Parts: sequence; C1' cells; structure tokens
RNA sequence: GGGCCGUUGGCGCAGUUGGUAGCGCGUCUCGAUGGCAUCGAGAAGGUCGCCGGUUCAAAUCCGGCACGGUCCA
Repeated sequence: GGGCCGUUGGCGCAGUUGGUAGCGCGUCUCGAUGGCAUCGAGAAGGUCGCCGGUUCAAAUCCGGCACGGUCCA
C1' cells in the first nucleotide's frame, strides 16, 4: 500500500426483500421469605463509529474517513 470482516444500551450479541431498534447478563424499584439465596413483576439506559449522498422514510443501500481483526505484498 491492497483485499476481506467487524463497529448497535455497562458487557456479550440479534436485527439484510429500507417502515422508525430488541434479547441475554448486569443495574434500580416493588412483591413473595423472619433474613439471604432464589423466583416473579416493573423501570431506567442506545445521536446504531464519524461525515456526506440516495429516498417520503436509512442500523439497513452508496461514497469517503476513523478504529479493531485477519490475509497478501
């Protein structure tokens, strides 16, 4: 320098015929128990890496860039 893959709540991930973001764990609150563990119910938490473009509408499609991984030179 080039090819490919990845980047989504605190952590691990899902979401691809474009229609407005969810799961597990964790955190907080409430309940069951004398209490703990555990279980149940509920809640908070995300400019979807950044900047542009296409579109009525973009996490999703297109371009550039950044970071990480991997391969080639």
Source information:
The RNA shown here (transfer RNA) has 73 nucleotides and comes from a bacterium. Its Rfam family is "tRNA". Its mean pLDDT, the model's own confidence on a scale to 100, is 81.